A computed fold for a 285-nucleotide RNA from a Phycisphaerae bacterium, annotated as Bacterial large signal recognition particle RNA. The prediction has a mean pLDDT of 76. The sequence was found by an Rfam model in a public genome assembly. The source organism's lineage runs through Bacteria, Pseudomonadati, Planctomycetota and Phycisphaerae.
[in-house]
RNA sequence: CCGUGCUAGGUGGGGCGCUAGCGGUGCCCUGAGUUCCGAUUCGUCGGGAUGACCCGCAAUCCGCUAUAGCGGGGCUGAUGCUCUGUCGAGGGCUGUUCGCGUCGGGCCCCCUGGCCCGAGCGACGGCGUUGAGGGCUGGGUCCUCUGCAACGCUGCGCCGUGAACUUGGUCAGGUCCGGAAGGAAGCAGCCAUAAGCGUGCCGGUAGCGUGUGCCGGAGGGCAACCUGGCCGGAGCCGUCUGCCCGGGCAAGCCCCGCCGCGAUGGUUCGACACAGAGCGCACGG
Numbered sequence: 001c002c003g004u005g006c007u008a009g010g011u012g013g014g015g016c017g018c019u020a021g022c023g024g025u026g027c028c029c030u031g032a033g034u035u036c037c038g039a040u041u042c043g044u045c046g047g048g049a050u051g052a053c054c055c056g057c058a059a060u061c062c063g064c065u066a067u068a069g070c071g072g073g074g075c076u077g078a079u080g081c082u083c084u085g086u087c088g089a090g091g092g093c094u095g096u097u098c099g100c101g102u103c104g105g106g107c108c109c110c111c112u113g114g115c116c117c118g119a120g121c122g123a124c125g126g127c128g129u130u131g132a133g134g135g136c137u138g139g140g141u142c143c144u145c146u147g148c149a150a151c152g153c154u155g156c157g158c159c160g161u162g163a164a165c166u167u168g169g170u171c172a173g174g175u176c177c178g179g180a181a182g183g184a185a186g187c188a189g190c191c192a193u194a195a196g197c198g199u200g201c202c203g204g205u206a207g208c209g210u211g212u213g214c215c216g217g218a219g220g221g222c223a224a225c226c227u228g229g230c231c232g233g234a235g236c237c238g239u240c241u242g243c244c245c246g247g248g249c250a251a252g253c254c255c256c257g258c259c260g261c262g263a264u265g266g267u268u269c270g271a272c273a274c275a276g277a278g279c280g281c282a283c284g285g
Stems, first nucleotide, its partner, number of pairs: 001285006009076003012030005020065005033050007053073005080279007090269006097263005103257004111252002114249005120243002122240006134231008142220006148213002150210007157201002159198003167192004175184003
């Protein structure tokens, strides 16, 4: 150095999650191998799919304990594994600021405009020395009681009317009694009257009432409005795409905060890839 047979080892790795912890099942990253498509200078290059030997177990978990998946079977096997470093897909933790979004709060503060109220200034208009605002005082509008009047109703009074018979008086005619004189009852008419009636009187009276009154009296009220008198002596009122100040309300592309996402800094783990180092036993030639 070569060959044969073995053994150790290997037959994927990593992040998150779970867990006291480890590994697996779960999610994600990586991509050995396989396969498909296209290009090709035939060396390869680009893209897609699948996802690391097989079986059993597993999230209401499974297996284990620093030798931290177990059980069974297969394949490979010290150029194949192991260790270290670099790079770094991706994940975890965390900081700062910026941007975006959801939600909550605020507008006391910064910015923005909206609405309302008040004060000031300005402009315009009106009232005011024939006296503004203000002060004092009286009256009215309001309420209660009441007088008077008006109106209405009712009673009484007055007037008028008012009875076929069942009222009165007078009772023609007629009737009755009587010899007569005369007498009696009495219809109609006339007169009067009762109950009743009346757009009657209503400048008769009493009572009651009122959506009545330029009416009167007493008391109350006096916020507001109107009005008289007195004091006093120059202001008062209204409007505004105006300016400014203060207060309030609601809000925003404003402010604050939580959370999420993106960008960015730090830290940690780290696949793939690259580099370096290490490496067994027996036999034969």